The prediction has a mean pLDDT of 76. Predicted 3D model of a 149-nucleotide RNA (glmS glucosamine-6-phosphate activated ribozyme aptamer). Rfam family: glmS glucosamine-6-phosphate activated ribozyme aptamer. By type it is a riboswitch. Of the family's consensus pairs, 86% are formed in the model.
RNA sequence: GGUAACAGUCUAGCGCCAGAACUUUGAAUAGUUGACGAGGUUAGUAGUGAUCGAAAAUUCGGCGGGUGCUACUACGGAUUCUGUUGUUCGUAAGAUAUAUUAAAAAAAGUAAAAUCAACAUUACAACAAAAUAUAUAUCGAAACAGUAC
Numbered sequence: 001g002g003u004a005a006c007a008g009u010c011u012a013g014c015g016c017c018a019g020a021a022c023u024u025u026g027a028a029u030a031g032u033u034g035a036c037g038a039g040g041u042u043a044g045u046a047g048u049g050a051u052c053g054a055a056a057a058u059u060c061g062g063c064g065g066g067u068g069c070u071a072c073u074a075c076g077g078a079u080u081c082u083g084u085u086g087u088u089c090g091u092a093a094g095a096u097a098u099a100u101u102a103a104a105a106a107a108a109g110u111a112a113a114a115u116c117a118a119c120a121u122u123a124c125a126a127c128a129a130a131a132u133a134u135a136u137a138u139c140g141a142a143a144c145a146g147u148a149c
Stems, first nucleotide, its partner, number of pairs: 014064004019060001020033004036053003042074007075090005081146005094139007109124004
């Protein structure tokens, strides 16, 4: 320095390939493609077709998984000092609407090296939306009991 085994860590728009497509003059029992980033988890169970835009194409098709959504339960916050019930949310812990700030990568293009080739890699520069946050407006839910005054 290389190889193998074992263990561990990280990673969930993430992994995989039985179809399909692409490449290779030894054509398959080979190689390759098969989603570009943004955002996203209180816990459990069940259900389900799992957010947003970019791009324009096999980003087709399929399988697995999953931080989405819905319902219920538990825990927690707000709603009154406490408790219970209810309402509404999830630690940034009411809903809706409008406005505003900041923030992306890839594709395409150019160049480089590598490869039989497809493909993939690197460098250059540009371009979002949702959500969150902030501001404004509107709406919204409190009830009972208890303590203290």